[in-house]
RNA sequence: GCGGUAGUCGUCUAGUGGUAGGAUUCAGGACUGUGGAUCCUGCGGCGCGGGUUCGAUUCCCGCCUAUCGCC
Repeated sequence: GCGGUAGUCGUCUAGUGGUAGGAUUCAGGACUGUGGAUCCUGCGGCGCGGGUUCGAUUCCCGCCUAUCGCC
C1' cells in the first nucleotide's frame, strides 16, 4: 500500500429500516441482629462526518481505532 472482519451503557453481549433489549457494575429501597445472598426500582449506550429514505444502530461513501491476511 491492498483486501477482510469488528466498533452498541463503566464491562460483556443481542438486535439489523419503524421509540435499542439482556446480564453485570453502580445508586436507592425491601428482607436481615449485622453483613452476604435474594427481591424491587432507578441511572447509564449505537466510534466520527456526510448521503439515501417519511424514518438509519441497520443501507451507501469517507475518516478514525482495533484485529486478521496479502505484498

Notes: RNAcentral holds the sequence, with entries from ENA. Transfer RNA from a Candidatus Woesearchaeota archaeon, 71 nucleotides, folded computationally. Rfam family: tRNA. Its family is annotated with triplet codon-amino acid adaptor activity in the Gene Ontology. The family's RNA type in Rfam is transfer RNA. Rfam's curators write: Transfer RNA (tRNA) molecules are approximately 80 nucleotides in length.